Model confidence (mean pLDDT): 82 of 100. The RNA shown here (transfer RNA) has 76 nucleotides and comes from a Pseudomonadota bacterium. The organism belongs to Pseudomonadota, within Bacteria. It matches the Rfam family "tRNA". The family's RNA type in Rfam is transfer RNA. The sequence is in RNAcentral, with records from ENA.
RNA sequence: GCCGUUGUAGCUCAGCUGGCAGAGCAGGGCAUUCGUAAUGCUCAGGUCGGGGGUUCAAAUCCCUCCAACGGCACCA
Numbered sequence: 001g002c003c004g005u006u007g008u009a010g011c012u013c014a015g016c017u018g019g020c021a022g023a024g025c026a027g028g029g030c031a032u033u034c035g036u037a038a039u040g041c042u043c044a045g046g047u048c049g050g051g052g053g054u055u056c057a058a059a060u061c062c063c064u065c066c067a068a069c070g071g072c073a074c075c076a
Stems, first nucleotide, its partner, number of pairs: 001072007010025004019056001027043005049065005
């Protein structure tokens, strides 16, 4: 330098044939217990890596940039 995969909640990920952004764990509250753990109920947490475009509508399609990983190439 070229190609590919990935980027979504604090963490691990789903959603990606365009139409309300979700789950588990972690966190707060309540219940239960003599107390803790476990369990149950509940709450909060996101401008979906950045920017632009298409569209009535974009996490999803297109362009570009950035980052991580992998492959190929180059290099004394």